The prediction has a mean pLDDT of 76. A computed fold for a 119-nucleotide RNA from uncultured Coprococcus sp., annotated as FMN riboswitch aptamer (RFN element). Its Rfam family is "FMN riboswitch aptamer (RFN element)". Rfam describes the family as follows. The RFN element is a highly conserved domain that is found frequently in the 5'-untranslated regions of prokaryotic mRNAs that encode for flavin mononucleotide (FMN) biosynthesis and transport proteins.

[in-house]
RNA sequence: CUUCGGGGGUGAGUGAAAUUCUCCACCGACGGUGUUGGGGAUAUUCCCCUGAGUCCGUGAGCCGUAUGGCAUGAUCCGGUGUGAUUCCGGAACCGACAGUAUAGUCUGGAUGAGAGAAG
Numbered sequence: 001c002u003u004c005g006g007g008g009g010u011g012a013g014u015g016a017a018a019u020u021c022u023c024c025a026c027c028g029a030c031g032g033u034g035u036u037g038g039g040g041a042u043a044u045u046c047c048c049c050u051g052a053g054u055c056c057g058u059g060a061g062c063c064g065u066a067u068g069g070c071a072u073g074a075u076c077c078g079g080u081g082u083g084a085u086u087c088c089g090g091a092a093c094c095g096a097c098a099g100u101a102u103a104g105u106c107u108g109g110a111u112g113a114g115a116g117a118a119g
C1' cells in the first nucleotide's frame, strides 16, 4: 500500500399502542491462554489448521490534532487430569449509543469506523 474484517424472531400472550413487557426461540467480533480435535514431517521432538460470549487484554460510544483520557456486561457445580472458569456433563447469566410502549435480535449514525487477519 491492497484486500478482508459481526451473528440473531414473519412464534405465542397482554394491551389503545410492544419484533421493546411476559412466555418461548435464536445469536456470540479480534488477540492471548489448553490434557481439544484433525493433519504433516526430518521422528519422540517439531510444524500447520482448529480451540473461552462470562479468564487476561482489545474494538464499536464520548473528548482530543495526536500519543492518550473517560465510559464499558455476564459462571458456577460435577467429572477427567500434574495442570482446564477454555475439554466432557449439567444448570445459570450477559449484551454500547440514539429512536420508539422499556430493544443483544427492529430502525438509525453505518455504502461509516475498527481490534485485527492475509498478501
Stems, first nucleotide, its partner, number of pairs: 001119004009024001011023003025105002027095002029058004037049005053093002061070003075091005097108003